[in-house]
RNA sequence: GCCUCAUCGAGAGAAGCGGAGGGACUGGCCCGAAGAUGCUUCAGCAACCACUGCCAAGGGCAGAAAGGUGCUAACUCCAGACCGGCACAGCCGGGAAGAUGAGGG
Numbered sequence: 001g002c003c004u005c006a007u008c009g010a011g012a013g014a015a016g017c018g019g020a021g022g023g024a025c026u027g028g029c030c031c032g033a034a035g036a037u038g039c040u041u042c043a044g045c046a047a048c049c050a051c052u053g054c055c056a057a058g059g060g061c062a063g064a065a066a067g068g069u070g071c072u073a074a075c076u077c078c079a080g081a082c083c084g085g086c087a088c089a090g091c092c093g094g095g096a097a098g099a100u101g102a103g104g105g
Stems, first nucleotide, its partner, number of pairs: 002104007013042005021031003025080004043072003048068002051063005076097001082094005
């Protein structure tokens, strides 16, 4: 990198390093020398896997947070080919794309 499934309107930041772009992509709109993005350490959030308990149970519910991940600006920051609906400057639902986890080849 590819396939499948689940979730994505909530939640959670300090210090050190470093020094220019960053928020996936495109458009918008933002963040950034009053130092962003990133990296490290510590702290925290959440509860996907693992764990514990109960339940006619390949699943569901509850619990805990010492393990494996993840996350800690803005709803995935907003929109996004295409499809459907509506009370149609547009809005809503799906979908696409993306992210994370678990599994697979």
This is a predicted structure of a 105-nucleotide RNA (SAM riboswitch aptamer (S box leader)) from Bhargavaea sp. CC-171006. It was read from a public genome assembly, where an Rfam model found it.